[in-house]
Context: one part of a larger RNA
RNA sequence: CUGGGCGUAAAGCGCGCGUAGGCGGCCUGAUAAGUUGGAUGUGAAAGCCCUGGGCUCAACCUAGGAACUGCAUUCAAAACUGUCAGGCUAGAGUAUGGUAGAGGAUAGUGGAAUUUCCGGUGUAGCGGUGAAAUGCGUAGAGAUCGGAAGGAACAUCAGUGGCGAAGGCGGCUAUCUGGACCAAUACUGACGCUGAGGUGCGAAAGCGUGGGGAGCAAACAGGAUUAGAUACCCUGGUAGUUGACAUCGUAAACGAUGUCAACUAGCCGUUGGAGGGCUUGUCCCUUUAGUAUUGAAGCUAACGCGAUAAGUUGACCGCCUGGGGAGUACGGUCGCAAGACUAAAACUC
Numbered sequence: 001c002u003g004g005g006c007g008u009a010a011a012g013c014g015c016g017c018g019u020a021g022g023c024g025g026c027c028u029g030a031u032a033a034g035u036u037g038g039a040u041g042u043g044a045a046a047g048c049c050c051u052g053g054g055c056u057c058a059a060c061c062u063a064g065g066a067a068c069u070g071c072a073u074u075c076a077a078a079a080c081u082g083u084c085a086g087g088c089u090a091g092a093g094u095a096u097g098g099u100a101g102a103g104g105a106u107a108g109u110g111g112a113a114u115u116u117c118c119g120g121u122g123u124a125g126c127g128g129u130g131a132a133a134u135g136c137g138u139a140g141a142g143a144u145c146g147g148a149a150g151g152a153a154c155a156u157c158a159g160u161g162g163c164g165a166a167g168g169c170g171g172c173u174a175u176c177u178g179g180a181c182c183a184a185u186a187c188u189g190a191c192g193c194u195g196a197g198g199u200g201c202g203a204a205a206g207c208g209u210g211g212g213g214a215g216c217a218a219a220c221a222g223g224a225u226u227a228g229a230u231a232c233c234c235u236g237g238u239a240g241u242u243g244a245c246a247u248c249g250u251a252a253a254c255g256a257u258g259u260c261a262a263c264u265a266g267c268c269g270u271u272g273g274a275g276g277g278c279u280u281g282u283c284c285c286u287u288u289a290g291u292a293u294u295g296a297a298g299c300u301a302a303c304g305c306g307a308u309a310a311g312u313u314g315a316c317c318g319c320c321u322g323g324g325g326a327g328u329a330c331g332g333u334c335g336c337a338a339g340a341c342u343a344a345a346a347c348u349c
Stems, first nucleotide, its partner, number of pairs: 004320003007303002012317001014201004021194003025088007033081002035077008049065006091191001092188004096183004103177007110154001115149007125136002162169002206247001208245002211242001215241002220236004258316006266294001269291009278281001298305002322349003331342004
C1' cells in the first nucleotide's frame, strides 16, 4: 500500500469561484503509448519446491527437473484506455418571448409606538414587586390634550410561503444590478464534472478612526432576597446595539447529511410557470421547476431515511482511526489586539 467508514457512535472544509491534477457523451477512420498473445535472449551458483540417490534413519550431502511471477529485442492483435483526424446532438451553453420573488447596492420617503422637550387642563400621588424598597413627584409628577425634536425597528398582509452558494434577506417608491424558472424554435458542437494549493464572500460578538445615540442593555451603582447572593427580582446605567470606511474570519456557520450525474412503487398538500378539458367553476386533468407531510421496495445498530435517500451505482474532493493530556505546547503564517489557522509528545486509563 491493499481495509472499513463519516445524520445521531471518531469523521463533510461555513459557502462559492477556480489553477494543477483526476475523471469524462455517441459514430467513423488511423495509430499502436498503455493492454493482450507468441518467439528469441537473459534471469550466475547455492537456496525454496518436486522426483530420485548416498551416509543404518534424520539433520546433512548429492543428481535431475521445475521455478525464478522480471527485463530486453522482435512478430502479431486492435476490443477497451490514450493520441491524431473527421462527423453527430441526448450533456453543457447562447439567442428569442414570458413569469415569480424579504436576491444585492444606492438614494428618497411614510405611519404606529417608545423617549425627551415646550405649552394647556389638573392634584397627590406615580412607579415597581411574591411582598417591598431604592427611584420620580407640591420647584406640580403620574393622567390627559396640543405642538416640536430625534433615533431605531417596520404590526396586520405572513404562509413546514418566496429569494439567495452560504452567511442571510421583510414598510413604501425610484435607479442600477445578479441569479432562477417556463414554452417553443434556432444556433454552437463535449465547450463537461470535481477540485490539492489559491482566491472571494462570510451571523453575532470584538477591535480602529471619526459620526450618531430613541429604546434596550454586558460592566457598574443602589434597593431587595438570602446564612451569604460578586446571581435570579426591582430602580438606574456606560460600552455596545445604528450609519461610513477599514479589521477580525469564528458559531449547535445544522439537514449535525460535500459537489455533480444516472436509475428505483405510490398517496396527499403547497409555490412559480406551460398545455388541455368541459359542465365556465372558489372546477378538473397533464406536464415542469421548487418546497412539505406520509409511505412500498431497499437501507440502518436502532432511531429513522425513503425520487429533496441515509436506496442502487459512478466521478472527484475533504475528513476519521480508543478516552484524557489537547484543538493544548512549541515552531510557522495571519492579525492593531483579542485571537485565528496549522498542530504534536511525555505521561495516564